[in-house]
A computed fold for a 122-nucleotide RNA from a Planctomycetota bacterium, annotated as Glycine riboswitch aptamer. The model forms 90% of the base pairs in the Rfam consensus. Rfam family: Glycine riboswitch aptamer. Gene Ontology term of the family: glycine biosynthetic process. Its mean pLDDT, the model's own confidence on a scale to 100, is 82.
RNA sequence: UCGCAGGCUCGGGGAGAGCGCCGCGGGACCACGCCGAAAACGGCGGCGGGCCUGGCGGACGCCGAAGGGGCAAGCGCGGCCAGCCGCGUGAAACUCUCAGGCAAACGGACCCGAUCCUCUGG
Repeated sequence: UCGCAGGCUCGGGGAGAGCGCCGCGGGACCACGCCGAAAACGGCGGCGGGCCUGGCGGACGCCGAAGGGGCAAGCGCGGCCAGCCGCGUGAAACUCUCAGGCAAACGGACCCGAUCCUCUGG
């Protein structure tokens, strides 16, 4: 100094599944009542109305790409030998669905780019 591999950080891309239901809490709006002399406007009130909620909980249905669990071949060891049996090791985007997630936002395995760092080879 270059290449392979790995790591932190930054930027970009990035799927799936109820915008479902019930309860609690919270928020603004409408109506009503009272108060501020009155209007506008403001404050307070609650077994009123519908709406919203990246909050909490419940039941059901689903998803798999944070994380996590499981295992095949192979290899190793043992059972007198052993095409048999047992134990260990052993991967994933497979599988499970604990966790997490099911409008947007956030997150997101993995991929790309960049600086820096490490290892190894030339």